[in-house]
RNA sequence: UCAGAAUAAAGGCACGGUGCUCGAAAGAGUUUCCACGCAAAGCUCCAGGUCUAAGGUCAAUACAUUGGCUAUGAUGGCUGAGCCGCUUCC
Numbered sequence: 001u002c003a004g005a006a007u008a009a010a011g012g013c014a015c016g017g018u019g020c021u022c023g024a025a026a027g028a029g030u031u032u033c034c035a036c037g038c039a040a041a042g043c044u045c046c047a048g049g050u051c052u053a054a055g056g057u058c059a060a061u062a063c064a065u066u067g068g069c070u071a072u073g074a075u076g077g078c079u080g081a082g083c084c085g086c087u088u089c090c
């Protein structure tokens, strides 16, 4: 220095709730409380999964509307993959 695995130290992130904002929604950002948990729960939608359905489309219809399908939207704390990274011992 690199790889693997475990353990400790110093730390890190933050499940969830509340307020505000953005968004059609899923959800995201932020505030504050809290600490479910995480050795990558750091970053990236490349592959798949899952969520949502604005728009599009199809169907029904009492023509008001309702339902189905669909991601270009979301999720990195769903999995894989790629990249970066702290530290004790072996």
Base pairs, nucleotide, nucleotide: 004090006088012038013037016033017032019030020029021028022027036077042083043082044081046080047079048078049075050074051073055070056069057068058067059066060065
The RNA shown here (c-di-GMP-I riboswitch aptamer) has 90 nucleotides and comes from Pseudoalteromonas ruthenica. It matches the Rfam family "c-di-GMP-I riboswitch aptamer". About the family: GEMM was predicted in a large-scale screen for bacterial structured RNA regulatory elements. Lineage of the source: Bacteria > Pseudomonadota > Gammaproteobacteria > Alteromonadales > Pseudoalteromonas.